[in-house]
């Protein structure tokens, strides 16, 4: 210098004027409860108005895992469902992080990795091809060994004929050569029929190791030697996955469990609209709860009923009260009053002090952990973070809490910083 | 906020335990039929099976992560 690889930070900055919003603590106005005869004190609460102090994220998102919390539910075990799945460790806890170990990709730095089990079992592999799971033979080789052909030799107490010889009861009988069938052994050649082969063609995603000698009729792990692979045994390393050596065996037992499934470990359900307290109103229950007093008119079964007025009594407005005065009710257990459970409307709590940040030290490779010292850093319930100006840059992305926290995933304008690798070049 | 569904041609919907051209209907184009239009017959066109990876010889399905759509709980 150029290309890259892995990890962090950072999410425009600074000043001014408004503005919105949680607490905190002043004033100002209403409302309201108790104390007081009153004046007037103390709560409570609403509002308005200053000052003070706080006020989105890395992902607040997706709701994909996991916990904390609440409520139901639950003697103890099965089974069923649902998930995870190489070892070790970290962790409140994970499907999440650390470290490793195998496999693959990459010159490398480093990446990806649902990474238990198909000799428990059942399944499943289109087309194509002879054959697709346990063997199977299209085409091609071979045809030793069995069949069949042909053509040679050789044997037979074998037929059958001719000839020559011996004998004869003249039928024939023996010998001896030849000819020819027959059968049986032998060597050759042939057919590719019974077979035998799995090298070699060719299909496929995969076809029962791979090279070379041997060997065979051909051929083949059939034998050997080396290589891969797979099982056992052992020695060595490591907590363990696993590695490396030796050494035996059979020669080779193929994919797929994000197929059913085994197998080993984990999970009870439901979620803050979870749940607690408080409780106007209206309906329930309980228990208290105001005349059958005078007069008058009506009717009358002649016992008494209805109605009007008068006083009591009650309640409600008027008044700081109290007298008064207006109104409505006075026998219905009605109006009021005081209790009670359950709970609507509405309110309070849950609710942000946490597996918490920041620093130093200490243990670990590290995820991560202890110790101490220091910090409070949104908590709304229609819901809060903007706007304007003014300098300056790289011209500002994705996008905003609603109980909380640990992860994972998606989205993202750019900047800056750290270790590391490869190419060049130059000393 | 919580919980659960769905995505296949312009439209409505099949796709059987993964298998090699992913179909039906309607609708669309073209021809034939009519004097013309309808019907009707025949032919075709039209799919990035919502996107991405990833399992497999193979993926519309199997698995995981995202997008969009829509239900249900006071």
């Nucleotide at each position: 210098g150029g290309a890259g690889u892995g990890g962090g930070u950072u999410a425009g900055a600074c000043g001014g004027u408004c503005g919105c919003u949680g607490c905190g603590g002043g004033g100002g106005c209403g409302u309201u409860u108790c104390c007081g005869c009153a004046a007037g004190g103390a709560g409570a609460u609403g509002u308005c108005u200053g000052c003070g102090u706080g006020g989105a994220g890395g992902a607040a998102a997706g709701u994909c895992c996991g916990g904390g919390c609440u409520c139901c539910g639950c003697a103890g075990g099965g089974c069923g469902c649902g998930g995870u799945g190489g070892u070790g460790g970290g962790u409140a806890a994970c499907g999440c992080c650390c470290a490793c170990c195998g496999u693959c990709c990459g010159u490398g730095a480093g990446g990806a990795u649902c990474g238990g089990g198909c000799c428990a079992g059942u399944g499943c592999a289109a087309c194509a091809g002879a054959a697709a799971g346990c063997a199977a033979a299209c085409c091609g080789c071979c045809g030793a060994u069995g069949g069949c052909c042909g053509c040679g030799c050789g044997a037979a107490u074998g037929g059958u004929c001719a000839c020559g010889g011996u004998u004869u009861u003249c039928g024939g009988a023996c010998c001896g050569c030849g000819a020819u069938c027959u059968u049986c052994g032998c060597a050759c050649g042939g057919c590719a029929c019974a077979g035998g082969u799995a090298a070699g063609g060719g299909u496929g995603a995969a076809a029962c190791g791979g090279u070379g000698c041997g060997g065979u009729a051909a051929g083949a792990g059939c034998g050997c030697a080396c290589c891969a692979g797979c099982g056992g045994a052992c020695c060595g390393g490591g907590u363990g996955a696993c590695c490396g050596g030796u050494u035996c065996g059979g020669c080779u037992u193929g994919g797929u469990a994000a197929a059913c499934c085994c197998c080993a470990c984990c999970g009870g359900g439901a979620g803050c609209a979870a749940g607690a307290c408080c409780a106007a109103g209206c309906a329930g229950g309980a228990a208290g709860g105001a005349g059958u007093u005078c007069g008058g008119u009506u009717c009358u079964u002649c016992g008494g009923a209805a109605c009007c007025g008068a006083c009591g009594c009650g309640g409600a407005c008027u008044u700081g009260c109290c007298c008064g005065g207006u109104c409505c009710g006075u026998u219905c257990g009605u109006a009021c009053u005081u209790c009670c459970g359950g709970g609507u409307c509405g309110g309070u709590c849950g609710c942000u002090u946490g597996a918490g940040g920041c620093g130093u030290c200490g243990g670990g490779c590290a995820a991560c952990c202890g110790c101490c010292g220091u910090c409070c850093c949104a908590g709304a319930g229609a819901a809060a973070u903007g706007a304007c100006c003014g300098u300056c840059c790289a011209c500002g992305a994705c996008a905003a809490a609603a109980c909380c926290c640990g992860g994972c995933u998606u989205a993202u304008c750019g900047a800056c910083c750290c270790a590391c690798u490869c190419c060049g070049a130059c000393a | 906020g919580c919980a659960c569904c769905c995505g296949u041609a312009g439209c409505u919907c099949a796709g059987u335990u993964g298998g090699u051209u992913a179909g039906a209907g309607c609708g669309c184009a073209u021809g034939c039929u009519u004097g013309a239009c309808a019907u009707g017959c025949a032919u075709g066109a039209g799919g990035u099976c919502g996107c991405a990876a990833g399992u497999u010889c193979g993926a519309g399905u199997c698995u995981u992560g995202c997008c969009g759509g829509g239900u249900g709980c006071a």